The prediction has a mean pLDDT of 79. Predicted 3D model of a 104-nucleotide RNA (SAM riboswitch aptamer (S box leader)) from a marine sediment metagenome. The sequence is in RNAcentral, with records from MGnify.
[in-house]
C1' cells in the first nucleotide's frame, strides 16, 4: 500500500505502584477493593495453515493440537459529509476519515 473484518465472545495469579481507556479536543467511564507494564496459567474467536464434509471450481459447513490476535464499556461515544428532525439543540440512521487485527 491492497483486501477483509470490527454491536458477539473470553479471567485468575505473581511482580510493579498511579495512572489508564491509540493521538488531539469534548464527554463518559475504569483505577490503592491496585491503573499501567511485564510474566505465568487459563479462556475466547476462527484471519492464515492443517484435517474432514459438500461442490466441476469458487463461495460454504465442521473442527482446531500449529502461526497470529483478543480477553471493561460498539473501535467506550462524539468530531467530517449526507439524510431526518427542531424555535434552537440532543439522541437514534447511512457513509467517510482515523485506528486495530489478519492475509498478501
Nucleotide at each position: 500500500c491492497u483486501u477483509a473484518u470490527c454491536a458477539a465472545g473470553a479471567a485468575a495469579g505473581g511482580u510493579u505502584g498511579a495512572g489508564g481507556g491509540a493521538a488531539c479536543a469534548g464527554g463518559c467511564c475504569c483505577g490503592g477493593u491496585g491503573a499501567u507494564a511485564c510474566c505465568u496459567u487459563g479462556g475466547c474467536a476462527a484471519c492464515c495453515a492443517c484435517u474432514c464434509c459438500a461442490u466441476u471450481u469458487u463461495a460454504g459447513g465442521a473442527a482446531c493440537a500449529g502461526g497470529u490476535g483478543c480477553u471493561a464499556a460498539a473501535u467506550c461515544c462524539u468530531g467530517c459529509c449526507c439524510a431526518a428532525a427542531u424555535a434552537a439543540a440532543a439522541a437514534a440512521g447511512g457513509g467517510a476519515a482515523a485506528g486495530a487485527u489478519a492475509a498478501g